The RNA shown here (small-subunit ribosomal RNA) has 1537 nucleotides and comes from a Pseudomonadota bacterium. The coordinates come from a structure-prediction model, not an experiment, and the mean pLDDT is 82. RNAcentral holds the sequence, with entries from ENA. Taxonomically the source falls in Pseudomonadota (Bacteria, Pseudomonadati).
């Protein structure tokens, strides 16, 4: 001084992983918005180009010149006044001439090391101005610009004059410079330096000022000059460490690499040259590429680290591109020169000029970056003696929220709360004390007033005190007085006045992330950082109101850190998730046993020096009111040298040991390798015998072979390939991998013995080597069987498959390549250390034995259970995936991809290293729950089988589809729609069409306004007109009230209440839409047996166990055992009917006292008894009894839940739409339509029947707007009648199949009845459209139904009738219920279909109507190839070659010629990169396109890895090899009885 997480893979959970987000920053930029002042910061793109004007001048006290003024003297003139000349005095920078100008000032191209950064050397070096010491400043002498003449558009360039502190030449000189000697020091690798002799060389320049009567080569005093020595500062040079990617850049370099002499330089040095040598540099990355100024330091993090190089400060480097030197102390020069190029301007066309990466400014690109502003007051530089001039250095000031940092848009009261808005359960609630509205400040503002610090110097004049000296001066220092200096700026600052007066606004508001509602919109328009919103009720779009968060800002892009432990040095990891190399030997590197000695290289401590300054951090303090910001102190900052110490560890060097490690001796197992040789079985082929019609193959077939004799069998021969039993969980071997017998030659392991070296060891990159199944190349051989490919049959929609018949390459052998596999224990090598039990191979000891086996102990493989321990789990666990150590390899989201390039191997085929662009927000691992499996096991069920009737074939009825229509209203669609809703469509019903008519309505409720009750235009009867009604028009008549107050009192007024009219408001109504907003009800799985809690427990967790295993059971029924223990809601029981039997009760039954009838209400059945079985027990099986026997039949009764099942047209509602109409009335029509196709039925196809005549026996039921007898009448439907009955009394009510007799004799009929005619009943306002009945007549089709399908298991199918909802009447054969008569089968769970539990497997969870993979076709997108073209960089050869130095030569001394050699061009040749390109391949992403189904389940041919041929496509075949197959079986093994 201090480490924070969240969101997204999933049905759900753990975990790996990766995208995203809160956080901080920026030289920023955009949108939107704005009051103020401080402080700082502002061309990041085009080192693109630049118009103007200013950034480096200055000294006259170096010198010529020139101007101006005085003065003086000469000349001319009458004068005025001009001229010339000498003097003063001031000026001027025109030119010589010193200094300056190499600084300050910009700018990051270039630079990867000549840079920076730190140390450190220089005994290898230099310095102008500055400072201090010595020592000096003599003589003399050529020149040349300016001015001025010529010429020229300029620019300039000739031609003459002069001066100088310019230049030359000589003289003196020293502690200077060379030489040589000699001592001495220091160092010692070479060598410096000191002193002392001795010889040669080598310097200077004035000016002001004063003095002296005056000058002057005099003196003096300041400035100045020359040589030496030293000092400060500044710089040259060297050395060592630090310093970016990229090896798809691995070899690189001839001045290279070293030496000898020479020449250059201030100075060493291949810095340049001659000659000799052949070196030098490199996996610790040479060299090539590609990129960037480097550093103090910013920024960001807990830190380590990561970025970054803006402003300021140091250092480097450039100055329009390249080159190249002069001047000089100092440069190869930003505002100097010479060239040469590109570019711009000027011209009189001959020629010249220019260089903003100074400061302003201009254009130009760009998302983007300021004024052509004041001033030298302050700081600081240049020059000068010195005043001063000059400084776009700098101080200031303008612009711009670009950042920081300050302060303000008022304060305080003010309502149970104004009004507006919003929302609303309508009742309120909210903005909100917020507004108004009172009281108060006045920062800021606005007008006025005083108004700075910043100034320190400088000159003048006096005074002091030190220096010099000729004493009268002059220089330094101080002090005094006096003048005088401000851009900023009338700013800050301080002060009167006025007045809430001038001053919020931008984002969000689903989750992450702090904040909610309402309207609109309706997969649109939109939004989005990540997940994701939006398809008609969007807190996710737009909009409003409201909240929240910041605030003169607020949001959004960009970019860095962080979060990311997401490269892991702190600090990651490789069985299965991304990751262990196929395997070995072994170089370099790394890492190493035990003892001791000795050194101090690593490492510790202590010291000292350095780390510039500014920045940070810490105390502390001051000045701007605070702060930003600035100043002082004082101390810290992980670096580097240097000297002391220490010696535990690792190093280094030695001596020694023997535990690693190796070697000998004695024995031992083995499919270890290489060769060679040999054998029997199969097989096939050949030749003969024997035999005769088939054989092979398959699910079934077929092609195939076979009467020219097969298959089948005997015998003889030949080939090639494999080696059965032994044989295993075995052995061996580095790994691939190794099997018959034998022999030769070979490696390597174990074991005992503890004899011998004496750390000799591990691991191992990379170049090298050495071995690597299969296929697959090359060359010869060889070919039995097998087989890619092929070619035939099948299957099939196809069938380039899978089965069959053949079949070639190959397998196989020798000699070569190739170098990959699921080369897998998906587990690198080695060492050591951690419990156990077991089986097993190969030894050794011990004990026993007669020997031997078992036995115990060991070592050393091979497997299996299993403690701690790990690990996400799964599992792994002494053969470790446990706890350390050493070393190597390898990973860092999916796809793009093991591709493209490029480079090495290769004959080939390919291997091997190995990206990017893009594109997605996942992909994955292990485990959970469920679903599903053309997975296995249990088990049920009219599910199959056993039967019995049907269905589908015909007519017919009804419903649906479709199709038609003006309308055929509407819903229901696999089971689980379809004689369903509808238990009654002729009108009504009715929702539909058509046409007509009504508008507060046919209904309800509330209000206004008039009206009426003395009653009407209302009602209610009646009637008349128009009309199809509906509705409109009109007569005529009856029939309706209470209270209270007043009052003119039989009555009349008001008012209230009640009724009622018109007219208006509100609303009413909708069978309109949404069952995917709902509510209730309801089908279905399924009367299947399931379907859940609580408490504990097990797991990191989703979950799990409880609820499995056994046995049973109709049952999750019981029972036994159990990490369960207990509940519940389903089963079952409680109701309700039937069957038996018993009590009461008796109406109206029988018919006379009963129960046979009815009600009502009780017994009875519980595995209660026996036997057997099951370990026991539940339970089962069989028997008694008994009306019923194992839930007796039968019904109601329908768990959790699923199908967004079904109903808004039953009802009920939310939401939307409607309102002279989608609503209400009415007339008519439609729902009944009909080429067809489906479903359910109903009648029949006939003798078990039909017809006829005769006879017999029920029950449930219903009945007043009603059943209706009895009797008459009709052929019949039915009429007429009306007795009886609101019902065990009356009717409906003859039950029919049966039985009894006759006829009919197998036919389209005496079967069957459609379907038409005709002629009548009924019911109703009506029967055409569209109803039932009767009666005569007609007499379709049909002779048991095809692939298929349906019910049913006992009073059941099957047959026969009755009755009833609904209902006027009925299309009723439906539907719901009634009794009559009444079988057949069930071995049985293999198959189908449904269901339930377990177990397994899954790439499904919308859950197998899943997923999902490839080819075509369509659009996009970005990379690769590509005849090529074009540019950029660079290289090698050679050609040309500027300027300047440089050597040679001439020389008039200015120069000239000439040689080499370089910039810049240019030819050829190349190499790297980069832009484009007809086309051509793949990839990526796309709407619901095409083929087909490869793969996930045993994915329907288990999958996959290499490899090789084929094929539209996915993918199919062979070869070898994995399980990352699934079911069985078999064998082993290990656990518990």
């Nucleotide at each position: 001084a201090a480490g924070u997480g969240a969101g997204u893979u999933u049905g759900a959970u753990c975990c790996u992983g990766g995208c995203u987000c809160a956080g901080g920053g920026u030289g920023a930029a955009c949108g939107c918005u704005u009051g103020a002042g401080g402080u700082g910061u502002g061309g990041a793109u085009a080192a693109g180009g630049c118009a103007u004007g200013c950034a480096a001048g200055u000294c006259g006290a170096a010198c010529g010149g020139g101007u101006u003024u005085a003065u003086u003297a000469u000349c001319c003139g009458c004068a005025a006044g001009g001229a010339u000349a000498a003097u003063a005095a001031a000026u001027u920078a025109c030119g010589u001439g010193g200094c300056a100008a190499a600084c300050g000032g910009g700018a990051u191209a270039g630079u990867a090391a000549u840079a920076u950064g730190u140390a450190u050397u220089u005994a290898a070096c230099c310095c102008a101005c500055c400072u201090u010491g010595a020592a000096g400043u003599u003589g003399g002498g050529c020149a040349u610009a300016a001015c001025c003449c010529u010429c020229g558009a300029a620019a300039g360039a000739g031609g003459a004059c002069u001066a100088a502190u310019u230049c030359c030449c000589a003289a003196u000189g020293g502690u200077c410079u060379u030489a040589a000697u000699a001592u001495u020091a220091c160092a010692u690798a070479a060598g410096u330096a000191a002193u002392a002799u001795u010889a040669a060389g080598u310097a200077a320049a004035g000016a002001u000022g004063a003095g002296u009567a005056a000058a002057c080569u005099c003196u003096c005093a300041u400035c100045g000059c020359u040589u030496c020595a030293a000092g400060a500062g500044g710089g040259g040079a060297a050395u060592a460490c630090a310093u970016u990617c990229g090896a798809u850049c691995a070899g690189c370099u001839a001045g290279u690499u070293g030496g000898u002499g020479a020449g250059g330089u201030a100075a060493u040095g291949g810095c340049u040259c001659a000659c000799c040598a052949a070196g030098g540099c490199u996996a610790a990355g040479a060299c090539c590429g590609a990129u960037a100024g480097g550093g103090g330091a910013c920024c960001u993090g807990a830190g380590a680290g990561g970025g970054u190089g803006u402003u300021c400060c140091c250092c480097a480097u450039c100055a329009u591109a390249g080159g190249c030197a002069c001047u000089g102390a100092g440069a190869c020069a930003c505002g100097g020169g010479c060239c040469u190029a590109a570019c711009u301007c000027c011209u009189a066309c001959g020629g010249g000029a220019g260089g903003c990466a100074g400061c302003a400014g201009c254009c130009g690109a760009g998302a983007a970056u300021c004024u052509u502003g004041g001033g030298c007051a302050a700081u600081g530089g240049g020059c000068g003696a010195a005043a001063g001039c000059c400084u776009g250095a700098c101080c200031c000031a303008g612009c711009a929220a670009c950042a920081c940092c300050u302060c303000g848009u008022g304060u305080c009261g003010g309502a149970a709360g104004a009004a507006g808005u919003c929302c609303u359960u309508c009742g309120g609630g909210a903005u909100g004390u917020a507004a108004a509205c009172g009281a108060c400040u006045u920062u800021u503002g606005u007008g006025g007033g005083a108004g700075a610090u910043g100034a320190a110097g400088u000159c003048a004049u006096u005074c002091a005190u030190c220096a010099a000296u000729u004493u009268a001066u002059u220089g330094a220092u101080g002090a005094a007085u006096g003048a005088u200096u401000g851009a900023c700026a009338g700013u800050a600052u301080c002060u009167c006045a006025c007045g809430a007066a001038u001053a919020a606004g931008g984002g969000a508001c689903g989750a992450c992330u702090a904040a909610c509602u309402u309207c609109g919109u309706g997969c649109c328009a939109g939004c989005a950082g990540u997940c994701g919103c939006g398809g008609u009720a969007a807190g996710a779009c737009g909009a409003a109101g409201g909240u929240c968060c910041c605030a003169a800002g607020c949001g959004u892009u960009a970019c860095c850190c962080g979060a990311a432990u997401u490269u892991a040095c702190u600090g990651g990891g490789u069985g299965u998730a991304a990751a262990g190399g196929g395997u070995g030997a072994g170089c370099a590197g790394g890492c190493g046993g035990a003892a001791g000695u000795a050194a101090a290289a690593g490492u510790u401590u202590u010291a000292u020096c350095u780390u510039a300054a500014a920045u940070c951090c810490u105390a502390a303090u001051c000045g701007c009111u605070u702060a930003a910001c600035g100043a002082u102190u004082a101390g810290g900052g992980u670096g580097g040298a240097u000297a002391a110490a220490a010696u535990a560890c690792u190093u280094u060097a030695c001596u020694u040991c023997u535990a690693g490690a190796g070697a000998a001796u004695g024995g031992c197992a083995g499919a270890g390798g290489a060769u060679a040789a040999c054998g029997g079985a199969a097989c096939g082929c050949a030749c003969g015998g024997u035999g005769u019609a088939g054989g092979g193959g398959u699910g079934a077939a077929a092609u195939c072979c076979g009467u020219u004799g097969a298959u089948a069998u005997c015998g003889u021969g030949c080939g090639g390939a494999a080696c059965g039993c032994c044989a295993a969980a075995g052995g061996c071997g580095a790994a691939g991998g190794c099997a018959g017998u034998u022999a030769u030659c070979u490696a390597g392991g174990c074991c005992a013995u503890u004899u011998c070296u004496g750390a000799c060891g591990c691991u191992g990159a990379u170049c090298u080597c050495a071995c690597g199944a299969a296929a697959g190349c090359u060359a010869g051989g060889g070919g039995c069987g097998c087989a890619a490919a092929c070619c035939g049959g099948a299957u099939u929609a196809g069938a380039u498959a899978c089965c069959c018949g053949g079949g070639u390459a190959g397998u196989c052998c020798u000699a070569g390549c190739u170098g990959u596999a699921a080369a897998c224990u998906a587990u690198g090598a080695a060492u050591g250390c951690u419990a156990a039990c077991u089986c097993u191979g190969g030894g050794a000891a011990g004990a026993u034995u007669c020997g031997a086996c078992c036995c115990u102990u060991u070592c050393u493989g091979g497997g299996g259970u299993a403690a701690a321990g790990c690990u996400a789990a799964c599992g792994c666990g002494u053969u470790a995936a446990g706890c350390a150590u050493u070393c190597c390899a390898c990973c860092u989201g999916g796809g793009g991809a093991g591709u493209a390039u490029g480079a090495c191997c290769g004959c080939a085929a390919g291997g091997u290293c190995g990206a990017a662009a893009c594109u997605c927000a996942a992909a994955g691992g292990a485990a959970u729950a469920g679903g599903c499996g053309g997975a296995a096991g249990g088990c049920u069920g009219c599910a199959c089988a056993a039967g019995c009737g049907g269905u589908g074939g015909a007519c017919c009825a009804u419903g649906u589809g479709g199709u038609u229509u003006a309308a055929u209203u509407c819903g229901a669609c696999a089971g689980u729609a379809a004689c369903c809703g509808a238990a009654a469509a002729a009108u009504c019903u009715u929702a539909c069409c058509u046409g007509g008519g009504c508008u507060u309505g046919a209904c309800a409720u509330g209000c206004u306004u008039g009206u009426c009750u003395u009653a009407a235009u209302g009602u209610c009867u009646u009637u008349u007109c128009u009309g199809a009604a509906a509705a409109g028009a009109a007569a005529a008549g009856g029939a309706a009230g209470g209270a209270u107050a007043g009052u003119u009192u039989u009555g009349c007024u008001a008012u209230c209440c009640a009724g009622g009219c018109a007219a208006g408001c509100a609303c009413a109504g909708g069978u309109g839409c949404u069952g995917c907003a709902u509510g209730g009800c309801c089908g279905u799985c399924g009367u299947c047996a399931g379907c859940u809690c609580g408490u504990g427990a097990u797991g990191u967790g989703a979950a799990u166990c409880g609820u499995a295993a056994c046995c049973u059971u109709a049952a999750g029924u019981g029972g036994c055992a159990c990490a369960a223990c207990g509940a519940g809601c389903g089963c079952a029981a409680c109701c309700c009917u039937u069957g038996u039997u018993c009590u009461g009760u008796g109406u109206u039954a029988c018919a006379c006292g009963u129960g046979u009838c009815a009600c009502a209400g009780a017994a009875g059945a519980c595995u209660g008894c026996c036997a057997g079985g099951u370990a026991u027990a539940a339970c089962c099986u069989g028997g008694a009894g008994g009306a019923a026997g194992g839930u007796g039949g039968g019904g109601a009764u329908g768990a959790c839940g699923u199908c967004a099942g079904g109903u808004c047209c039953g009802c009920a509602u939310g939401g939307c739409c409607u309102u002279u109409a989608u609503g209400c009335c009415c007339a008519g029509g439609g729902c009944u339509a009909c080429a067809c196709a489906c479903a359910u039925g109903g009648u029949a196809c006939a003798a078990u029947g039909c017809a006829g005549g005769g006879u017999a026996c029920a029950a449930c039921g219903g009945g007043a707007a009603g059943c209706a007898a009895a009797a008459g009448c009709g052929c019949g439907a039915g009429c007429u009648g009306g007795a009886g009955c609101a019902a065990a009394u009356c009717c409906c009510u003859u039950a029919a199949a049966g039985c009894c007799c006759u006829g009919c004799u197998c036919a389209g009929u005496u079967c069957g009845g459609a379907u038409u005619g005709a002629a009548g009943g009924u019911u109703g306002a009506a029967a055409c459209u569209c109803a039932c009945c009767u009666u005569c007549a007609u007499g379709a089709a049909g002779c048991c139904g095809g692939a298929a399908u349906c019910g049913c298991u006992a009073g059941u199918a099957a047959u026969c009738g009755c009755g009833g909802a609904u209902c006027a009447g009925g299309u009723a054969u439906g539907c719901c219920g009634c009794g009559g008569u009444g079988a057949a089968u069930a071995c049985g769970u293999u198959c189908c279909c449904a269901g339930c539990c377990u177990u397994u497997g899954c790439a499904c969870u919308c859950a197998c109507u899943g997923c999902c993979c490839g080819u075509c076709a369509g659009g996009c997108c970005a990379g690769a190839g590509g005849a090529g073209u074009u540019g950029u960089u660079c290289u090698u050869a050679c050609c040309c070659g500027a300027a300047a130095a440089c050597c040679u030569a001439u020389u008039u001394c200015a120069a000239u010629a000439g040689g080499a050699a370089u910039a810049a061009g240019g030819u050829a040749a190349g190499a790297a990169c980069a832009a484009u390109g007809a086309c051509u391949a793949g990839g990526g992403c796309u709407a619901a396109g095409u083929c087909g189904u490869a793969a996930c389940a045993a994915g329907g041919u288990a999958u996959c890895g290499c490899u090789a041929c084929c094929g539209g496509a996915a993918g199919g075949u062979g070869g070898c090899g994995a399980u990352g197959g699934a079911c069985c079986a078999a064998u082993u093994c290990u656990g518990u009885u």